[in-house]
RNAcentral holds the sequence, with entries from ENA and MGnify. This is a predicted structure of a 76-nucleotide RNA (transfer RNA) from a Candidatus Cloacimonadota bacterium.
RNA sequence: GGGCGAUUAACUCAGCGGCAAGAGUGCUUCCCUUACAAGGAAGAAGUCAUAGGUUCAAGUCCUAUAUCGCCCACCA
Numbered sequence: 001g002g003g004c005g006a007u008u009a010a011c012u013c014a015g016c017g018g019c020a021a022g023a024g025u026g027c028u029u030c031c032c033u034u035a036c037a038a039g040g041a042a043g044a045a046g047u048c049a050u051a052g053g054u055u056c057a058a059g060u061c062c063u064a065u066a067u068c069g070c071c072c073a074c075c076a
Base pairs, nucleotide, nucleotide: 001072002071003070004069005068006067007066010025011024012023013022018056027043028042029041030040031039049065050064051063052062053061
């Protein structure tokens, strides 16, 4: 330098262009317990990496950029 993949909740990940964006773990409150754990119930938490574009409508499609990972090339 070239190619490919990833980026969504604190963490690990889902999410056929048509929702008010979900799950597990974790967190908060309550129940249970003498108490803790386990178990049960409820709840909070997202500018979907950033900026543009396409579309009636974008987490999803296109472009650029950023970060991370992999492969190839170059480099005596």
Taxonomically the source falls in Candidatus Cloacimonadota (Bacteria, Pseudomonadati). Rfam family: tRNA. It is annotated as a transfer RNA.